[in-house]
RNA sequence: GGAGGCUGCCGGGCGGCCGCUGGCUUUUCAAGUCAGAGGAAAGUCCGGACACCAUAGGGCAGGGAGGUCGCUAACGGCGACCGGGGGCGACCCCAGGGACAGGGCCACAGAGAAGGAGACCGCCGCGCGAAAGCACGGUAAGGGUGAAAAGGCGGGGUAAGAGCCCGCCAGAGCGCCGGGUGACCGGCAGCUCUUGGCAACCCCCUCCCGGUGCAAGUCCAAAUAGGUUCCGCAUCAAGGAUUGCCCGUCCUUGUUCCUUUCGGGGAUGGCGGAACGGGUUGGGCGCUCGAGCCUGCCGGCAACGGCAGGCUUAGACGAAUGGCUGCCACCCGGAAUUCGUUCCGGGAACAGGAUCCGGCUUAAAGGCAGCCUCCGGUU
Numbered sequence: 001g002g003a004g005g006c007u008g009c010c011g012g013g014c015g016g017c018c019g020c021u022g023g024c025u026u027u028u029c030a031a032g033u034c035a036g037a038g039g040a041a042a043g044u045c046c047g048g049a050c051a052c053c054a055u056a057g058g059g060c061a062g063g064g065a066g067g068u069c070g071c072u073a074a075c076g077g078c079g080a081c082c083g084g085g086g087g088c089g090a091c092c093c094c095a096g097g098g099a100c101a102g103g104g105c106c107a108c109a110g111a112g113a114a115g116g117a118g119a120c121c122g123c124c125g126c127g128c129g130a131a132a133g134c135a136c137g138g139u140a141a142g143g144g145u146g147a148a149a150a151g152g153c154g155g156g157g158u159a160a161g162a163g164c165c166c167g168c169c170a171g172a173g174c175g176c177c178g179g180g181u182g183a184c185c186g187g188c189a190g191c192u193c194u195u196g197g198c199a200a201c202c203c204c205c206u207c208c209c210g211g212u213g214c215a216a217g218u219c220c221a222a223a224u225a226g227g228u229u230c231c232g233c234a235u236c237a238a239g240g241a242u243u244g245c246c247c248g249u250c251c252u253u254g255u256u257c258c259u260u261u262c263g264g265g266g267a268u269g270g271c272g273g274a275a276c277g278g279g280u281u282g283g284g285c286g287c288u289c290g291a292g293c294c295u296g297c298c299g300g301c302a303a304c305g306g307c308a309g310g311c312u313u314a315g316a317c318g319a320a321u322g323g324c325u326g327c328c329a330c331c332c333g334g335a336a337u338u339c340g341u342u343c344c345g346g347g348a349a350c351a352g353g354a355u356c357c358g359g360c361u362u363a364a365a366g367g368c369a370g371c372c373u374c375c376g377g378u379u
Stems, first nucleotide, its partner, number of pairs: 001375010012328007020036007038350001042361002045359005050213004062209005067081005082096001083094004097204002102202002104198003120143002122139004127134002151169006170194005175188005217285006227276007236254007255267005292311008330347007
């Protein structure tokens, strides 16, 4: 100097004028003063807090998670490590349990694609034939197809062949020894085997999961209509009692339903009052002090945890945080230049709270810092 890898951060600054939302104060139709979006407030994907409803316990069904150890309130998140893959490297990627529990699938090509299968060519044997060749049988060593054809090399063996036998190598499972908390790693002149892949198909194993979301939920007030219960008033007919008769009063019966059936219970119109419960509208609470933020020290490789000190940072609901403008800083273009700069014009992303918190993912103009790797040059 060039090419990269990883991590962290900023997201214009200071003013003026006019407005908006909230708090506080005052002399309250207002004035003053203070505060007022983000790293993602977004997507609403995952996990919690909180609220209401449901809920003995267990199982089935359904859904989800899936290397190990840790962190955490919890997680599908994060950290460290293990295994596999990529890169010269810094470093990056992996839905990373089980394929002898069982079922299913393996395109195209190919004779054959999965319980030791498979004969297209070739090879061998035998038969037929004058020959070319044909039929039958054997053969997985060779050719061919394919992502994949049932270990590799050599020797023996054979009609030709074949783990059929032997030696070496490779791999798998089991066992033993050593290391590690563990995933796993290393070793063995121990035994058995050479029998593919897909579980991002069903399935098996282990673990987790009740539902609805602040429009949750809760409180207060008002108005009208309706509901339930209770109380009071009034009220139809018949019979009886009271009475000389009438009115009045009292009792019984009359309608309907149920039942343990001749006994009992309930319901049945109107007016007024009280209570309860539901809905509507308006207002209040929930509402923002919280698994909070900053600094330092300690423990830990780290995620993170502990201690001490300091700070308090939007709470709106027709849903505020805006408009105009000055200077400085940044970027782009043009012009001038005494090369120091000056002038003119333009630009400045993604996006915007709605109960709160921890994550993930996605979007993003421009810029800053730190650590590390590789290549080239110079000393």
A computed fold for a 379-nucleotide RNA from a Deltaproteobacteria bacterium, annotated as Bacterial RNase P class A. The source organism's lineage runs through Bacteria, Pseudomonadati, Myxococcota and Myxococcia.